RNA sequence: ACCUCAUCCAGAGGGGCUGAGGGAACGGCCCGUUGAAGCCCCGGCAACCACCACUGACGACUCGAUGACGAGGCCGCGCGUGGCAGGUGCCAAUUCCGUCCCGGGUGCGAUACCGGGAAAGAUGAGAG
Repeated sequence: ACCUCAUCCAGAGGGGCUGAGGGAACGGCCCGUUGAAGCCCCGGCAACCACCACUGACGACUCGAUGACGAGGCCGCGCGUGGCAGGUGCCAAUUCCGUCCCGGGUGCGAUACCGGGAAAGAUGAGAG
């Protein structure tokens, strides 16, 4: 790289260097010399992992009862909630919208439009 799973309608700035592109592809539509993308400094947000706390259930253990039940907590464990900001990530627009399929809808028909699903993409974790 390929693969699996999860999430993606919220959130998040300022300065320096540089100098024309950027928003994955394509089509739109936007952003950009009132400075794009990139690099650096400081800052922030909070998706996943990590850490901490709480937590009904469940497991093991102990005690009681003697049928299949009850009780206990500096035990374990997983879902969830919250904290934190360590590892990544992120800090215009729903992943900016659409591309493929299904349904609705306008009509003679087609387009517009609406809803849902998929594909693709991004990020994380795992595996590799």
Molecule: SAM riboswitch aptamer (S box leader)
Organism: Planosporangium thailandense